Overview: A computed fold for an 85-nucleotide RNA from a Bacillota bacterium, annotated as c-di-GMP-I-GGC riboswitch aptamer. The coordinates come from a structure-prediction model, not an experiment, and the mean pLDDT is 86. The sequence was found by an Rfam model in a public genome assembly.
[in-house]
RNA sequence: GGCGAAAAGGGCAAACCCGUCGAAAGGCGGGGACGCAAAGCCAGGAGUCUACGGCCUUCGGGCUAGGAUCGUCCGGCUGCCGCCG
Numbered sequence: 001g002g003c004g005a006a007a008a009g010g011g012c013a014a015a016c017c018c019g020u021c022g023a024a025a026g027g028c029g030g031g032g033a034c035g036c037a038a039a040g041c042c043a044g045g046a047g048u049c050u051a052c053g054g055c056c057u058u059c060g061g062g063c064u065a066g067g068a069u070c071g072u073c074c075g076g077c078u079g080c081c082g083c084c085g
């Protein structure tokens, strides 16, 4: 530097349930494991979701500042073990 077939020590934890915070998306804690070699961190780019507030409205809703998501992808930073060079 490249790779993750096998192995060891292990790590994380989707859905769902409970509690809690939030207007919501969703976050956090506990239980729980579908998966993950960066499922560690960063919201910079794209995507997706949300819309208390704001604007519009034919009152059905539409758009949006902002917010959320890194377990959607790209990019950046850091890193365990093993194998190969």
Base pairs, nucleotide, nucleotide: 001084002083003082004081011036012035016031017030018029019028020027021026034071040077041076042075044074045073046072047069048068049067050066053064054063055062056061